[in-house]
RNA sequence: GGGCCGGUAGUUCAGCGGCACGAACGCCUGCCUCACGUGCAGGAAGUCAUGGGUUCAAACCCCAUCCGGCCCA
Repeated sequence: GGGCCGGUAGUUCAGCGGCACGAACGCCUGCCUCACGUGCAGGAAGUCAUGGGUUCAAACCCCAUCCGGCCCA
């Protein structure tokens, strides 16, 4: 330098045009316990990487850029 995959909650990831009802783990509060852990109930947490385009409507489709990974040279 070229090709491919990925970027969504603190972390790991679903979701692939139609209201972010997202999940698990983690975190906070309450219950439980002598206490810790387990368990139960509730809660907080989002620039869907950035910019532009298409569309009535974009996390989702297209283009460029940035970041990470893999392959080729």